[in-house]
RNA sequence: GCCCCCGUAGCGCAGGGGAUAGCGCGCGGCGUUCCGGACGCUGAGGUCGCAGGUUCGAAUCCUGCCGGGGGCG
Numbered sequence: 001g002c003c004c005c006c007g008u009a010g011c012g013c014a015g016g017g018g019a020u021a022g023c024g025c026g027c028g029g030c031g032u033u034c035c036g037g038a039c040g041c042u043g044a045g046g047u048c049g050c051a052g053g054u055u056c057g058a059a060u061c062c063u064g065c066c067g068g069g070g071g072c073g
Stems, first nucleotide, its partner, number of pairs: 001072007010025004018056001027043005049065005
């Protein structure tokens, strides 16, 4: 330098044009308990890597860039 894959909540991930963007773990509150843990209920937490483009509508499609991983030279 070229090619491929990945980037969504604190962490691991789902979602592949129309949901109020979701699951698990973690975190806060309540219940339970002598106190914790476990368990139950509930809540907070997201510029969907960045910028453009396509579209009535983009996390999702296209382009460039950035970051991570891998391959080739």